[in-house]
Molecule: transfer RNA
Organism: soil metagenome
RNA sequence: GGACCCAUGGCUCAGUUGGUAGAGCAGCGCCCUUACAAGGCGAAGGUCGGCAGUUCGAGUCUGUCUGGGUCCA
Numbered sequence: 001g002g003a004c005c006c007a008u009g010g011c012u013c014a015g016u017u018g019g020u021a022g023a024g025c026a027g028c029g030c031c032c033u034u035a036c037a038a039g040g041c042g043a044a045g046g047u048c049g050g051c052a053g054u055u056c057g058a059g060u061c062u063g064u065c066u067g068g069g070u071c072c073a
Stems, first nucleotide, its partner, number of pairs: 001072007010025004019056001028042004049065005
């Protein structure tokens, strides 16, 4: 220098053919217990790495940049 892959709550990951973003775990509240753990119930928490473009509409498509990884030179 070139090619490819990845980037989504605190963590690990889903997200179909473009149509209002979900789960598990963790944390918080309540129940249960003498108490803790386990278990049950509930609420909160991200607008999807950044900036543009296409579109009525983008996590999803396109360009570019940033970070990480693999390979080639």